[in-house]
Context: one part of a larger RNA
Molecule: small-subunit ribosomal RNA, 3' major domain
Organism: uncultured bacterium
RNA sequence: UGACGGGGACCCGCACAAGCGGUGGAGCAUGUGGUUUAAUUCGAUGCAACGCGAAGAACCUUACCUACUCUUGACAUCUUCGGAAGAUCCUGUAAUGAGAUUGUGCCUUCGGGAACCGGAUGACAGGUGCUGCAUGGCUGUCGUCAGUUCGUGUUGUGAAAUGUUGGGUUAAGUCCCGCAACGAGCGCAACCCUAAUUACUAGUUGCCAUCAGUUCGGCUGGGAACUUUAGUAAAACUGCCGGUGAUAAACCGUGAGGAAGGUUGGGAUGACGUCAAGUCAUCAUGGCUCUUACGAGUAGGGCCACACACGUGCUACAAUGGGAAAUACAGAGGGUUACGAUGCCGCGAGGUUGAGUCAAUCCCAGAAAGUUUCUCUUAGUCCGGAUCGCAGUCUGCAACUCGACUGCGUGAAGUCGGAAUCGCUAGUAAUCGCGAAUCAGAAUGUCGCGGUGAAUACGUUCUCGGGCCUUGUACA
Repeated sequence: UGACGGGGACCCGCACAAGCGGUGGAGCAUGUGGUUUAAUUCGAUGCAACGCGAAGAACCUUACCUACUCUUGACAUCUUCGGAAGAUCCUGUAAUGAGAUUGUGCCUUCGGGAACCGGAUGACAGGUGCUGCAUGGCUGUCGUCAGUUCGUGUUGUGAAAUGUUGGGUUAAGUCCCGCAACGAGCGCAACCCUAAUUACUAGUUGCCAUCAGUUCGGCUGGGAACUUUAGUAAAACUGCCGGUGAUAAACCGUGAGGAAGGUUGGGAUGACGUCAAGUCAUCAUGGCUCUUACGAGUAGGGCCACACACGUGCUACAAUGGGAAAUACAGAGGGUUACGAUGCCGCGAGGUUGAGUCAAUCCCAGAAAGUUUCUCUUAGUCCGGAUCGCAGUCUGCAACUCGACUGCGUGAAGUCGGAAUCGCUAGUAAUCGCGAAUCAGAAUGUCGCGGUGAAUACGUUCUCGGGCCUUGUACA
C1' cells in the first nucleotide's frame, strides 16, 4: 500500500420491512444431471450453466452411430492430356458404375482462348481433431457502482503519501467551502434516439368542421379547419416567490406559472480493473496431431431413449368463474417463390375460385379481457383438460421411429401446495389479447406491441450486495 475481520462510524440499492402476484404440490412443455444406448454429437456448471449457443434436429441441418463407397480428394492454385456444358435411357436404396442415344454453344489474329466436364502427375488440399492455462477478436460479471489515474510541486531514508482526506451537499470524486497543494485524463452529467406540449411548412393513399349530392359507405364534388403523418423550430433552467442554510453549494413548499418540475419517463452509452470467467464449434490464429483417414460421399438410424433428481415455463384446481347468444374499442408489425379479399363447398382443420396489393391505398385482421341477456349453484361438477381410440386436414420426395392442426368419443392428476424461495415502487405489478424474427411445415420459448389497471413503502434494528473513512492483523 492492499486484502481480510462473527471491529467501529456514515451512506446507498425491491437489500430488508410494508404490500401484490408467483415458484416449491398436480398434469404437460422445455433445458440440465444421471442412467441407458451402436450413437443418444459438442460446448455452457454458484451468483454470472440449466426455454443457454439453437431466431425454430422428420431428410437436409449434423458435427454422432451403423452399413456401403472414394483417395490430389466434396473445396483452392499450378502442370499436362482429352472433351463444350448439358439432357435421356440402363444398374443400384443411394453415392456410384459400365455403356448407349442425343447435343455441338461464346470469343478468335483460325494457332488457339474463357467457362465447365473427365483422366494423369505431384506440390498440396482437408480436419466442428487437442490446447480458451499459448492467443486475437467478441462477450458475461462486479455495475450505470462512483470510482480509477497522471503531470508538476511538497512531505518521507524508503515502500509510499498528499492531491482523492476534512465541513456541508448530491443520483454522482455532483457542486460549494476549507486545506501543500495547483492543474489535468478516463469515468459522472450533458451532447444522441424516443414518448409527452405548442407553432410553422406540406396535404396523398390519410382526415371531414362548414357547403352540395348520395346507393348512407368520406361514397362523390369539394375543403386544408381538425385528427394524423414528418421536417423545422420553441419549451424546463431550481429561471421566479417564500422559508432553511455559513452571505455558499444546496434543500423544503397540496407556492405561482406551466403540457411537463426538480435527472420529466424510457433507451443507447459500461472508466481503471477483477474472475488464467466464457468461446480454438461464428471467425481468425501459434503449437501439437490425423493424411487410402481423425479427410470426403451416400442411405438408414440417433440428437426425441427413461426407475429417477433439479431449473425455467404453460394450463389448472373454479362463481371476481365455466358455457351460449349479441355487441364495442387498439397499437406495432409483415407481405411478390409473398399476403391473399369475395363467392361457393366442408361441423371443422381446410378446399376451390382467384379481386386487389411491391402497400398511410389491397391483404394478413375476427383483437381479447370488457359490456348486455340467459344458464350452471359448490359438485371432482356444464371445473380441469392429461391420456388413449377412431376418422380426417395441411406442409413436404417422405410425417413409422419423430410434425402441427381438426372432428367425434375417452375423460387422469388436480379442491391453492412443507421446509424453503423469486419478481415487482406506476401506466409499474397483475391480467388480456395482437404481431414479428427464424421458418416448406413445426412455440407454452424469444423479441416487440397495445387494452384494463392496483396495493404498499413507518423506517434502516436485522439479512444480502456495494461505496467511503477509520481501526486491528502472526496474511500478500